[in-house]
RNA sequence: UGACCGAAAAGGCAAAUCUGCCGAAAGGCAGUGACGCAAAGCCACGGGUCUAAAGCUCGCCUUGCGCCCCGCGCGUGGGUGAGCUACGAUAGCCGAGCUGCCGAA
Numbered sequence: 001u002g003a004c005c006g007a008a009a010a011g012g013c014a015a016a017u018c019u020g021c022c023g024a025a026a027g028g029c030a031g032u033g034a035c036g037c038a039a040a041g042c043c044a045c046g047g048g049u050c051u052a053a054a055g056c057u058c059g060c061c062u063u064g065c066g067c068c069c070c071g072c073g074c075g076u077g078g079g080u081g082a083g084c085u086a087c088g089a090u091a092g093c094c095g096a097g098c099u100g101c102c103g104a105a
Stems, first nucleotide, its partner, number of pairs: 005103002012037002018031005035092001041098002045095003048090003055084008063075005
């Protein structure tokens, strides 16, 4: 000096909550505040997880027309419920990559 590792020391970051702003949402930013963190520094490359504006599918209500007319069929538009889906998000979910303070056993 480097690696592994994490005693000590100097420090660092900042969960939840609350407030404001952005966003359809997940979530993000700032303040507050500390649950915790040896990379809880950066990074969305791989996986996982979260959300579903838009899109697709199905159902229901409504609207127009027709008919063998109180029921059914067809079409357009509007509303609504459910499911699928990331181009959105998550780095304090894991892995990968880059960088980094200190130096006992």